[in-house]
Context: one part of a larger RNA
Molecule: small-subunit ribosomal RNA, 3' major domain
Organism: Limisphaerales bacterium
């Protein structure tokens, strides 16, 4: 100087407390461990691995296994030699395919008058290719974490023999090393904040594909047309919030704190992006790059089938429930954000349904996906393993796809399991949040999505307080630790 302390002081955080909803019990989905296996490819492992890499494992993917094949190779460059109905190729044989064998037909570029030479091609040989083989403890790059915590440093000066200290400590204050005051310090840098984006208010501009107040025609109806751009909205510019104003407190004439006015918004308005010096030899050689090592008729390459989906069990994360604030039936409103051309697909018809037929319109503020659902209104159920719950199984179907046996999703009928609120323990959340309801997108032929990322609807309770648990910051103290 640090680190540590079941030392002290001050302070912060959904850290506790106060509350609301969960997890832990059940069934299922999914990941992991274990076990099994020819293989169940590999990685991730306290927080910070476990719905993680994977934003899509039937084949492919695929890296694994079994079997069948290839050997200058699926791919790149170069060298040498050889080769001419060459490149290509319908088709035939064998085969599970790959591969192997045959093959009618049948081209080209550059230079040159041509012969011919060279290229492209093939064969042979050689350099080499290739490796998701090993090492993340050889690395780059990227990422996680402490932590959006308020810290981490430097120049000059001063102090100290020196390590180093000072500044950065102290008194206040703040979300903040934020600001003020003081001070052997004076300044500065990286961080904080602001500048950026979205959202909340207004003004101006814009006026179709959007809008419909007034007017005209039309219609059951802004339904269609005209006129219009006022309103909503689209998307650009600007304004607006700064403790600016008032009162009080602390006061030093401070920083600041509390309340108020005005205002759409008030003290960082709300949300996002943004992650200092560093820590964990943290993670990744399987995204790519890359040193070294290793394989080279195989640890490379192609193919078929299987596996990654295996199941006595254990754990994590979710979904669905156990019901009456509910379930079922009927009626009836109100969104936002997205996507659409081998695409979205309307009206209509068929089917109980999944879906099918068909094809209007739309490269989309125009057309389509599109039905929002919870809510609300009416009716049935009457506390029961039920009109709760839906696992499992049987059977009949639909769709995608070369192909749904291993191993897809969805629909109909039948079947109706466990489950009556979950032990010890444990998680999230402070407001348009939790809880709850639906909608969209990426990946994608299809889909094991209940996952992920977004969008809007309905919409709470509680915080006395900082003694305690956890994590962190500053000062101080002890130390046989570095």
């Nucleotide at each position: 100087u640090g680190a540590c302390g079941g030392g002290g002081g001050c302070c912060u955080g959904c850290a506790c407390a106060a509350g609301c909803g969960g997890u832990g019990g059940a069934g299922u989905a999914u990941g992991u461990g274990g076990c099994u296996u020819a293989a169940u490819u590999c990685g991730a492992u306290g927080c910070a691995a476990c719905g993680c890499g994977a934003a899509g494992a039937a084949c492919c993917u695929u890296a694994c296994c079994u079997g069948g094949c290839c050997u200058u190779g699926a791919c790149a460059u170069g060298c040498a030699a050889g080769u001419a109905g060459u490149a290509g190729a319908a088709c035939c044989c064998u085969g599970a395919a790959a591969g192997g064998g045959g093959g009618a037909c049948g081209a080209g570029g550059u230079a040159g008058c041509a012969a011919u030479a060279c290229c492209a091609g093939c064969u042979u040989g050689c350099a080499c290719a290739g490796g998701u083989g090993c090492u993340g403890c050889a690395u780059g790059g990227c990422u996680g974490u402490c932590g959006u915590c308020a810290g981490c440093u430097c120049g000059u000066g001063u102090c100290g023999u020196g390590a180093g200290a000072u500044g950065u400590u102290g008194g206040g204050u703040u979300a903040a090393g934020u600001c003020c005051c003081g001070c052997a310090a004076c300044g500065a840098g990286c961080g904080c904040a602001a500048c950026c984006c979205c959202u909340g208010u207004g003004u101006c501009c814009u006026g179709u594909u959007g809008c419909c107040a007034c007017c005209c025609c039309u219609u059951a109806a802004g339904u269609g047309g005209g006129a219009g751009c006022a309103c909503u909205c689209u998307g650009g510019a600007c304004a607006g919030a700064c403790u600016g104003c008032c009162u009080c407190g602390c006061u030093u004439c401070a920083a600041c704190g509390a309340g108020g006015a005005g205002g759409a918004a008030g003290g960082u308005g709300g949300g996002g992006a943004u992650g200092a010096c560093g820590u964990c030899a943290a993670g990744u050689c399987a995204g790519u790059a890359u040193g070294g090592c290793c394989c080279u008729u195989a640890c490379g390459g192609c193919c078929a089938g299987g596996g990654c989906u295996g199941c006595a069990c254990a754990c994590g994360u979710a979904c669905u429930a156990c019901a009456a604030u509910g379930c079922c039936c009927g009626g009836c409103a109100c969104a936002a954000a997205g996507g659409g051309a081998u695409g979205c697909g309307a009206g209509a018809g068929c089917g109980u349904a999944a879906g099918c037929u068909g094809g209007a319109g739309c490269a989309a503020a125009u057309c389509c996906c599109c039905a929002a659902a919870a809510a609300c209104c009416g009716g049935a159920c009457c506390c029961a393993g039920u009109u709760c719950a839906g696992a499992u199984u049987g059977u009949c179907g639909u769709c995608u796809g070369c192909a749904a046996c291993u191993c897809g999703a969805c629909g109909g009928c039948a079947u109706g399991a466990a489950g009556c609120u979950g032990g010890a323990a444990u998680c999230g959340c402070u407001a348009g949040u939790a809880a709850u309801g639906g909608c969209g997108c990426a990946u994608c032929a299809g889909c094991u999505a209940c996952g992920g990322c977004g969008c809007c609807g309905u919409g709470a309770a509680u915080a006395c307080g900082u003694u305690c648990c956890c994590a962190g910051g500053c000062c101080u103290u002890g130390u046989a630790c570095a």